[in-house]
A computed fold for a 127-nucleotide RNA, annotated as Guanidine-I riboswitch aptamer.
RNA sequence: AGCAAAGUUGUCUAGGGUUCCGUUGAGCUGAGCUGCUCAAGUCUGGUCCGAGAGAUGACGUAUAGCAGGCGAUCACCCGCAAGCGGAGGCCCUUCUAUAUACACGGAAGGAUAAAAGCCUGGGAGAU
Numbered sequence: 001a002g003c004a005a006a007g008u009u010g011u012c013u014a015g016g017g018u019u020c021c022g023u024u025g026a027g028c029u030g031a032g033c034u035g036c037u038c039a040a041g042u043c044u045g046g047u048c049c050g051a052g053a054g055a056u057g058a059c060g061u062a063u064a065g066c067a068g069g070c071g072a073u074c075a076c077c078c079g080c081a082a083g084c085g086g087a088g089g090c091c092c093u094u095c096u097a098u099a100u101a102c103a104c105g106g107a108a109g110g111a112u113a114a115a116a117g118c119c120u121g122g123g124a125g126a127u
Base pairs, nucleotide, nucleotide: 007059008058009057010056011055012054015049016048020046021045022043023040024039025038026037027036028035060100061099062098063097064096065095067093068092069091074089077086078085079084080083102122104125108120109119110118
């Protein structure tokens, strides 16, 4: 300096805010209930967003193996009646096993109602 299936995705979690619901407060209203309006996320929550460096599942990929196809072109080999048969490298299909490691990280900007461990981004930078 370069390369990467350092893959894709579902569910969830740490985390995150505040559209909606709920909660709390104020007003309409002297009190209760109901309703409406406003405010509060420095409201435990539900919906919601949510990790490359969190969890887990599925798929994929790689390698190996069992079984099957042995099919169209092609390699090597064998047989012969000489252009076909066998076997089979390889390839294809199902299934099984194994692997899928490592990973410090801003500021700033962006999306959505809004924020974030989201996205830019395994980026800049550091080691």
Of the family's consensus pairs, 100% are formed in the model. It was read from a public genome assembly, where an Rfam model found it. The prediction has a mean pLDDT of 78.